[in-house]
RNA sequence: ACGAUUGUUUACUAGGGUUCCGCGAGAUAAGGCCACGAACGAUUGCCUUCUGUCUCGGACUGGUCCGAGAGUAAACCGUUCCUGUAACGGGAGCGACACGGAAGGAUAAAAACCUGGGAGAU
Numbered sequence: 001a002c003g004a005u006u007g008u009u010u011a012c013u014a015g016g017g018u019u020c021c022g023c024g025a026g027a028u029a030a031g032g033c034c035a036c037g038a039a040c041g042a043u044u045g046c047c048u049u050c051u052g053u054c055u056c057g058g059a060c061u062g063g064u065c066c067g068a069g070a071g072u073a074a075a076c077c078g079u080u081c082c083u084g085u086a087a088c089g090g091g092a093g094c095g096a097c098a099c100g101g102a103a104g105g106a107u108a109a110a111a112a113c114c115u116g117g118g119a120g121a122u
Base pairs, nucleotide, nucleotide: 007076008075009074010073011072012071015066016065020063021062022060023057024056025055026054027053028052029051030048031047032046033045035043036041077095078094079093080092081091082090083089097117099120103115104114105113
């Protein structure tokens, strides 16, 4: 100085945020209670376990959601050996190793997602 390959998919997890659900807070409607009143009912005050709408909160456990090259598992696939059959097959083994930004991107959003087994380091 140069340096190839290191398969595919699925499920899950570490991790991640906040569309939706749930949870919490607030506003309002609605309902209930007290007072007034003959009654209808308005007003003031109080309450909301249950109901509707809106706003805020992920320094809200969660469900949904995203999710690993360097996490787990399985299936497929590849390959070596052995073996059976007219053909299709069956069995065993192997598929090693892997430090890693910043920045940007997607989605509602973020990330160990994607750029990326990249840059770089050894």